Record summary:
Predicted 3D model of RNase P RNA and transfer RNA as a complex of 420 nucleotides. Model confidence (mean pLDDT): 75 of 100. Rfam match: Bacterial RNase P class A. Rfam classes the family as a ribozyme.
RNA sequence: CGGGCAGACCGAGACGAUCGCGGGCGCAUAACAGGCGAAAGCCUUGCGCAUGAGGAAAGUCCGGGCUCCACAGGACAGGGUGCCGGGCAGUUCCCGGUGAAGGCAACUUUAAGGAAAGUGCAACAGAAAAGAAAACCGCCCGAAAGGGUAAGGAUGAAAAGGCGAGGUAAGAGCUCACCGGCGGUGUGGAGACAUACCGGCCUUGUAAACCCCAUCCGGAGCAACGUCGUGGUAGGCUAUAACCGUUGUCCGCGGGCCUUAGGAGACGGCUUGAACGUUUUAGAGAUAUUACGUCUAGAUAGAUGAUCGUCACAUACAGAACCCGGCUUACCGGUCUGCACGGAAA
RNA sequence: GCAUCGUUUGUCUCCGGCGAGGCAACCGGUCUGCAAAACCGACAAGAUCAGUUCGACUCUGAUACGAUGCUCCA
Numbered sequence: 001c002g003g004g005c006a007g008a009c010c011g012a013g014a015c016g017a018u019c020g021c022g023g024g025c026g027c028a029u030a031a032c033a034g035g036c037g038a039a040a041g042c043c044u045u046g047c048g049c050a051u052g053a054g055g056a057a058a059g060u061c062c063g064g065g066c067u068c069c070a071c072a073g074g075a076c077a078g079g080g081u082g083c084c085g086g087g088c089a090g091u092u093c094c095c096g097g098u099g100a101a102g103g104c105a106a107c108u109u110u111a112a113g114g115a116a117a118g119u120g121c122a123a124c125a126g127a128a129a130a131g132a133a134a135a136c137c138g139c140c141c142g143a144a145a146g147g148g149u150a151a152g153g154a155u156g157a158a159a160a161g162g163c164g165a166g167g168u169a170a171g172a173g174c175u176c177a178c179c180g181g182c183g184g185u186g187u188g189g190a191g192a193c194a195u196a197c198c199g200g201c202c203u204u205g206u207a208a209a210c211c212c213c214a215u216c217c218g219g220a221g222c223a224a225c226g227u228c229g230u231g232g233u234a235g236g237c238u239a240u241a242a243c244c245g246u247u248g249u250c251c252g253c254g255g256g257c258c259u260u261a262g263g264a265g266a267c268g269g270c271u272u273g274a275a276c277g278u279u280u281u282a283g284a285g286a287u288a289u290u291a292c293g294u295c296u297a298g299a300u301a302g303a304u305g306a307u308c309g310u311c312a313c314a315u316a317c318a319g320a321a322c323c324c325g326g327c328u329u330a331c332c333g334g335u336c337u338g339c340a341c342g343g344a345a346a
Numbered sequence: 347g348c349a350u351c352g353u354u355u356g357u358c359u360c361c362g363g364c365g366a367g368g369c370a371a372c373c374g375g376u377c378u379g380c381a382a383a384a385c386c387g388a389c390a391a392g393a394u395c396a397g398u399u400c401g402a403c404u405c406u407g408a409u410a411c412g413a414u415g416c417u418c419c420a
Base pairs, nucleotide, nucleotide: 001342002341004339005338006337007336008335009334010333013311014310015309016308017307018306019305021052022051024049025048026047027046028045034043035042036041054317058328059327061326062325063324064323065322066221067220068219069218078217079216080215081214082213083097084096085095086094087093098112099110100109101108102107113212114211118210119209120206121205122204136153137152138149139148140147141146161179162178164176165175166174180202182199183198184197185196186195187194188193225268226267227266228265230420231419232418234259235258236257237256243255244254245253246252275294276293277292278291281288282287347416348415349414350413351412352411353410356369357368358367363400373387374386375385376384393409394408395407396406397405
């Protein structure tokens, strides 16, 4: 220098001026302005002060807080998860490791239990697609009929361990060495697993097919839920008396009282939290912990904007709605750190 | 906001064996004096991207788009 690998961070471009919006606090609300109220005061309005979207606020894929309903205990059904150890409130998350796959390497990926409990499926082709099966061509025996043979050919994604030697009529784990797989024993390790020896000779693939094994799971969701709550509706009580309204009076007409539940609406839930920043200690790390400091939107038709000036000029994805921790997805551009490979020069 | 479901050609099926089927439309041919009907042929589809599998429209995950539900009444 080149093309790479991994991690962390920033991100309405910055500053100034004017006008405007949301919620909070303080002052005023006064005469010819307003609404409610007996008043205090509240709404409204005006002024001032500080403050006001994200790394994903998104998808709603996991888990939790919170609230209501259900609930003695157990079982079935249904659903999730699935190498080992650790972390966390918890998880399908995170960290460290094992095996496998990819890469020269840094490193990356991994739904990674069981196919020797059972069932299903494996189209077409092929003799045969799973039973210690099967003979189309070939090989051998035989006069033939027939028999032996899975080594070779042919089919297929896949053909009953691979390969070499012995052996045989021809062949075959039939026998032996090596390799792979399975089982047993020993050693190392916390474990996944690794490794050595022995054994018989060997068992197809698929569980993101049913299933088996292990383990976990009650349901709903802030439009949850709590308080207040006008009228209609529903239930109960009274019986034309009293009271009120309708024109001052009379007649006439209209209207009774109480209770429960809930929709509109109002208030709460609502933002101080497994929070954030710096730091101490333990640990390989996730993480836990010590000390100090900080307060950081809370709307309910829904606030973050507009204009101008200067600099820069490439300005992305995108807008809170109960809250939090993860994951996933989208993203113009920029900054920093570490590592490996190749080339050049010294 | 929360919850649930779906996506194939105009429409309706199909479901691990796909070279995806039926009807309709359009086009070409046969038939006819010309048309219609009928018959023959051609055309056209699994939302997108990955994974599992010998093999995926089908199974799994992610994304995109769409739909539905969430009250005694005003």